This is a predicted structure of a 161-nucleotide RNA (Lysine riboswitch aptamer) from a chicken gut metagenome. Its mean pLDDT, the model's own confidence on a scale to 100, is 79.

[in-house]
RNA sequence: AAUAGAGGAGCGCAAUUCAUCAGUACCGCGUCCGAGGCCGCAAGCCGGGGACGGCGCGGGAAAGGGGAACGCGCCGAAGGGUCCGGGCCUUGCAAACCCUUCCCUGGUCGUAUGACGAACAGUCCUGCGAUUGUCAUCGUGCUUCAUGAUGGAGAGCUAUU
Numbered sequence: 001a002a003u004a005g006a007g008g009a010g011c012g013c014a015a016u017u018c019a020u021c022a023g024u025a026c027c028g029c030g031u032c033c034g035a036g037g038c039c040g041c042a043a044g045c046c047g048g049g050g051a052c053g054g055c056g057c058g059g060g061a062a063a064g065g066g067g068a069a070c071g072c073g074c075c076g077a078a079g080g081g082u083c084c085g086g087g088c089c090u091u092g093c094a095a096a097c098c099c100u101u102c103c104c105u106g107g108u109c110g111u112a113u114g115a116c117g118a119a120c121a122g123u124c125c126u127g128c129g130a131u132u133g134u135c136a137u138c139g140u141g142c143u144u145c146a147u148g149a150u151g152g153a154g155a156g157c158u159a160u161u
Stems, first nucleotide, its partner, number of pairs: 001161005008075001010074004016068003026059007036046003040093003078105004085099003106132007114124003134152008
């Protein structure tokens, strides 16, 4: 350097289905109020022939996120982050979303603050605790191995060539 593997409640993805989102947004009718609203910005559009908002009646979603089993791709699987660049969207810009470079994180669970979110449903950052795999050092033993303590990080570890 190449190939093949291991960590386990292991990681991620698409479609299907179920609940939630929600009797919400939105639409129609009636009524009240009376000048702004769409929208973050500009342009544009709507609005005293009554916008926005309140109340009543009628109708009434969706996306994102979540659960399930099946399938697929895998073991920096994957997650996160600043700037630049590119993509996508738009009337244009910004924001949001996606991708690369670069940087950080071994995995899982619980917990606290914070962010996202309708929601302690879930996800994410950080701190703390527990647990687990791996390697190193030291100690013990029944010494190809097991076990205890401490520590490191996946650019790691094991096997073969």